[in-house]
The RNA shown here (small-subunit ribosomal RNA) has 1431 nucleotides and comes from an uncultured bacterium. Model confidence (mean pLDDT): 84 of 100.
RNA sequence: UUAGAGUUUGAUCCUGGCUCAGGGUGAAUGCUAGCGGUGCGCCUAACACAUGCAAGUCGAGCGAGAGUAGUAGCAAUACUACAAAAGCGGCAGACGGGUGAGGAACACGUUGGUACCUCCCCUUUAGUCAGGGAUAGCCAGCCGAAAGGCUGAUUAAUACCGGAUAGUCUCUUCGGAGUAAAGAUUUAUCGCUAAAGGAAGGGCCUGCGUUCUAUCAGCUAGUUGGUGAGGUAAUAGCUCACCAAGGCUAUGACGGAUAGCUGAUCUGAGAGGAUGAUCAGCCACAAUGGAACUGAGACACGGUCCAUACUCCUACGGGAGGCAGCAGUGAGGAAUCUUCCACAAUGGACGAAAGUCUGAUGGAGCGACACCGCGUGAAGGAUGAAGGGGGAAACUUUGUAAACUUCUUUUCUGAGGGAGCAUAAUGAGAGUACUUCAGGAAUAAGGGACGGCAAAUCUCGUGCCAGCAGCCGCGGUAAUACGAGAGUCCCAAGCAUUGCCCGGAAUCACUGGGUGUAAAGCGUAUGUAGGUGGUUUGGUAAGUAGGGUAUGAAAGACCGAAGCUUAACUUCGUGUUUGUGCUCUAAACUGCCAUUCUUGAAUUAGGAAGAGGUAAGCGGAAUUCUAAGUGUAGGGGUGCAAUCCGUAGAUACUUAGAAGAACACCAAAAGCGAAGGCAGCUUACUGGGACUAUAUUGACACUGAGAUACGAAAGCGUGGGGAGCGAAAAGGAUUAGAUACCCUUGUAGUCCACGCCCUAAACGAUGAUAAUUAAGUGUUGCGCUUGUCGCAGUGCUGUAGCUAACGCGUUAAAUUAUCCACCUGAGAAGUACGGUCGCAAGAUUAAAACUCAAAGGAAUAGACGGGGACCCACACAAGCAGUGGAUCAUGUUGUUUAAUUCGACAAUAAACGGGGAACCUUACCCAGACUUGACAUCCUAGGAAUCCACUGGAAACAGAGGAGUGCUCGCAAGAGAGCCUAGAGACAGGUGCUGCAUGGUUGUCGUCAGCUCGUGCCUUGAGGUGUUCGGUUAAGUCCGUUAACGAGCGAAACCCACGUUGCUAGUUACUAUGUCUAGCAAGACUGCCUGAGUUAAUCAGGAGGAAGGAGUGGAUUACGUCAAAUCAGCAUGGCUUUUACGUCUGGGGCCACAAACAUGAUACAAUGGCGCGUACAAAGAGUAGCAAUUCAGUAAUGAUGAGCAAAUCUAUAAAACGCGUCUCAGUCCGGAUUGGGGGCUGAAACUCGUCCCCAUGAAGUUGGAAUUGCUAGUAAUCGUGAAUCAGACAUGUCACGGUGAAUAUGUUCCUGGGUCUUGUACUCACCGCCCGUCACGGCAUGGGAGGUAGUAAUAUCGGAAGCCCCUCAAAUAAUACGAGGGUCCAUGGUAGGACUACUGACUGGGCUGAAGUCGUAACAAGGUAGCCGUA
Repeated sequence: UUAGAGUUUGAUCCUGGCUCAGGGUGAAUGCUAGCGGUGCGCCUAACACAUGCAAGUCGAGCGAGAGUAGUAGCAAUACUACAAAAGCGGCAGACGGGUGAGGAACACGUUGGUACCUCCCCUUUAGUCAGGGAUAGCCAGCCGAAAGGCUGAUUAAUACCGGAUAGUCUCUUCGGAGUAAAGAUUUAUCGCUAAAGGAAGGGCCUGCGUUCUAUCAGCUAGUUGGUGAGGUAAUAGCUCACCAAGGCUAUGACGGAUAGCUGAUCUGAGAGGAUGAUCAGCCACAAUGGAACUGAGACACGGUCCAUACUCCUACGGGAGGCAGCAGUGAGGAAUCUUCCACAAUGGACGAAAGUCUGAUGGAGCGACACCGCGUGAAGGAUGAAGGGGGAAACUUUGUAAACUUCUUUUCUGAGGGAGCAUAAUGAGAGUACUUCAGGAAUAAGGGACGGCAAAUCUCGUGCCAGCAGCCGCGGUAAUACGAGAGUCCCAAGCAUUGCCCGGAAUCACUGGGUGUAAAGCGUAUGUAGGUGGUUUGGUAAGUAGGGUAUGAAAGACCGAAGCUUAACUUCGUGUUUGUGCUCUAAACUGCCAUUCUUGAAUUAGGAAGAGGUAAGCGGAAUUCUAAGUGUAGGGGUGCAAUCCGUAGAUACUUAGAAGAACACCAAAAGCGAAGGCAGCUUACUGGGACUAUAUUGACACUGAGAUACGAAAGCGUGGGGAGCGAAAAGGAUUAGAUACCCUUGUAGUCCACGCCCUAAACGAUGAUAAUUAAGUGUUGCGCUUGUCGCAGUGCUGUAGCUAACGCGUUAAAUUAUCCACCUGAGAAGUACGGUCGCAAGAUUAAAACUCAAAGGAAUAGACGGGGACCCACACAAGCAGUGGAUCAUGUUGUUUAAUUCGACAAUAAACGGGGAACCUUACCCAGACUUGACAUCCUAGGAAUCCACUGGAAACAGAGGAGUGCUCGCAAGAGAGCCUAGAGACAGGUGCUGCAUGGUUGUCGUCAGCUCGUGCCUUGAGGUGUUCGGUUAAGUCCGUUAACGAGCGAAACCCACGUUGCUAGUUACUAUGUCUAGCAAGACUGCCUGAGUUAAUCAGGAGGAAGGAGUGGAUUACGUCAAAUCAGCAUGGCUUUUACGUCUGGGGCCACAAACAUGAUACAAUGGCGCGUACAAAGAGUAGCAAUUCAGUAAUGAUGAGCAAAUCUAUAAAACGCGUCUCAGUCCGGAUUGGGGGCUGAAACUCGUCCCCAUGAAGUUGGAAUUGCUAGUAAUCGUGAAUCAGACAUGUCACGGUGAAUAUGUUCCUGGGUCUUGUACUCACCGCCCGUCACGGCAUGGGAGGUAGUAAUAUCGGAAGCCCCUCAAAUAAUACGAGGGUCCAUGGUAGGACUACUGACUGGGCUGAAGUCGUAACAAGGUAGCCGUA
């Protein structure tokens, strides 16, 4: 002292990326801002710089001396004192200060070393003698704009020079030779010279450490070494001459890119990772490049010379400059300060000192840039004020918050005092810190967030718009996600955002990951380097372990103390500093040197096995072709066909011959091989393995980067060969098309030889080797001791264990060891560029920009399949009758219209809502009216209500008049209930929108047999089991089995009707068994028999029975699906409307009519039509009703009104049957349409009703593709009734009975459904998913004729300044100087290449973009299984 979360899915586990929460910052940006302390402040342009300052000092080294003062003097002048500027001379300008361009290096860090130097400082020893000639300054003259320079005269020194002397100095041939010095001042010191030592500093060498790149693999001629010489303070190829040919490199040379290094800083549990601001150590640099001079020290930031670029001055002749010192300016940039004060302190230079100088430094200023500290008040205070927000309301929230009361004064303002830093004296900071008094809550709060991660939510606005967003994602009318308000949360003088670093990320894994299927084992072997390695003993001490010691700068960090009121900050102390060197010790392990062993490995002997390899030879079957024969019209091919072959004789059959390729059966889960791969038979040559046995060698082994060899098919080159098959190509089909699948042909190729290519889903998707760890079983080879045996291979099942799961499991994917290869999100991409290889095709090595938040593995539940198995249904089949054709009715679409109100649209809309639109209905249109309203509640005023009747008007309505006075309580006044009228406002009202906000109801799959739960069990989990399986059933019905045992919703049963019987009761019947009505009961349960079946469930047959296996028919519809239908039946949230989208009235419309669809009616006739006669129902309805009877009318109907509130009264049942007629025709079929005349209902039949009579007499002669219903009292056919209703467009619907069939062998197919199983890239679930071209927009990128710029080299030309060298002249005390020449050499010129960056007409692919085009390649057997390599 180690924390996780969100995001791939319908859900799950895993893999894996992306994102977030933390810390940090020389920061910047937005909003905001009271104070103080301490730090920090150009990260970009090593870009350019105006102005000022940043290095001077010494008169005690020297001459000289403006000027000032004094003395003397009338003055000139003289003397004395002080002394500026300049000069000679000395020391310092090599420190201090800045910056990080360059540099990948002994630059830095660390450890050692020495061949060296060292001004000033310290110690010691010795010395300091005697001389000389110049020169600046000054003066005079001259040149120049200036900068500056020249000539002459003159002068000093601690400047310069030679001489003497000398030593612990140097050289030496050991004899000797050579080489020093400076004085000042006055009396004490400071200097000077030589030598030695010290301290401190520096030079050089060295082991180790020190970024990325191999798409940089070879580099190097002073290069590596030697000898000699030169050179340096010193070593050295440092330089030169000669000699040798070395040196470095996969432990990464050389090249390229990037970078100052370190102490340390940030982060992290650590190991690490990132960084190298401030502070400190080192290095490098000073406009760019080069060079030396001086000096102890420089190749010198504020020195010199040269070159280049730039800037400035100029009289155009020539000159001057270098802020990466402190301030400051411009520029660049997201961005970084004052042209301040002082030398008071600390330190530095000079000086004997006073002192002078010091932009080092000490301070102040600016900046919330960072860290730290303080404050913006404290206590009380409920009417829980007002205001704001929410809520339908009650109420709630802001909130003790405020107001108000009391208190305090840190801070602030004013006034006074006033340190320490520094003392003998000197204070910039500064009247600062601190302190005293007075005043007054006074001067002081914001920023972000509130969908999840992640603390904190409501209302309004908006309506995929505006916008948000770190990831997931919000927004399309009820947004906790946008904007605003209110509230809340977090932090706070700050808060957020952005950038960057570490963390989380075990997501490069040393600590600490992986590679069967997720990314990942090289196609295979041999083997080099390297890594690793059996056994005994001895030695050694490199690794290893321990002790000691030196170093590891200071600061920082950690711990403990101390000082500022505290803290930050500062100071002190101990330890740490994981490292390196030296030394001592140990000897187990590893290494090394010897040595031993046999078990690893190898060799030897033996007999067996084998499609192991190479070469040669041989064989039969089949195919095709050729020849001949027989023989005749077809053959061939397919889903069906056609192209094709055939009367010039095919196919078929027979015989003979030719050719090439491949080897049936045996044959196998078998065998062999390193892999690829290997198959007729024989021979030759040859590799390897297993077993058994003896002997030999003695670790000889394992792995294996590079390397080498082999390496299917396709492909390439040369030459052969060519039967069959067969890319390309041609034709025929198929198709919307068909550059395919199918068919007929057919070239390369397939075959052989030689040479290339070097890739495959080259797979066990599993690297090699060794060891250990249960078994069972099949098979191949070998062995003997023949066993329940051993060894080696090859398969299956499976324990432990492992795995995300699937699975693996002694042939490991278990447990260990060694070595190699490889992986790190998906796409772009195994692509581009570069390199290597190749004849080419191409192979190999191998990126990035950009895009996405996933891509992926395994398993689960569904759904789906032109997958499989089983089963069911009027699903098909077998039948009967239809629809689709005609006319009409009705509904719908469409069209039209002022309106043709609205809804319903596959099945599951369309004679549906509507079970009945002339007005009404009515929702629509036109016109006219009303506005608290037609309707509800409340308030006020008046009036009982109500009735009659007038005017205008289409009516609503408007105006005016008359009659009238109730009920309850109360003596009365009056009050109340109810109704009407008027008025005011709260509100009413809406068939307006949203069925995608809803309730309720309904359709559908489907009366299909399913859908679930509890407990248990299995799985990491989603989930499974149960519910599967064998039978059986109409059924998840029942039985049996069974890690399940039970249960629920469904099925069944319960309910209703019908059928049989019994009993009871009943009136409307003249009466009565009966029938009937309606109530109770009985009856049917596979109960009985036979057989089958598991002694089961159950099934088949039979008996009895009215009825037999659910008796028949209803009602009854599980969990759910379709955002299915309905806001117009009703209810209802939200939105919307309010003199109108509400209400009333008249009229119109919903009834329109080129067309289409749906459901029906009537027909097309003789099983019929028409006429006459005759018979038999059930159920239901009826008083605003059903209506008999009689009369009138052709009839509809009218008049009359018996009976009936119904088992009492009210209705012709029809088809059928009998007789007659019609005789196959658009008819004696059919009845549409139209004309005329009537009846009925109703205020009212024009738009727009129905019925009757007469007349008219259309289409239609059985209906294309397609399609519907029905399994028995069913279909078909016949009539009857009812609801709604004034009437009725009803041929509809719902009921009722009459007559009354045909067919079912069965489950192959069509449709729908159920169960199990299988595949899946689908889950919005196949009406799914998804690929590629093309077209359009955008983005990045490759190629590209070229173009532009740059970098570093090479060769060559050139040669400034300068060191060095040579020559010469004059001259000297000596050196300079001068003239000439040479080597080296910077910028620069030229040349050819190399590399890098940018750009480029055109061009290639890539990625991306809600609704473009063409197809449908993949996912299911994806409709031709898919995939890999190649052409």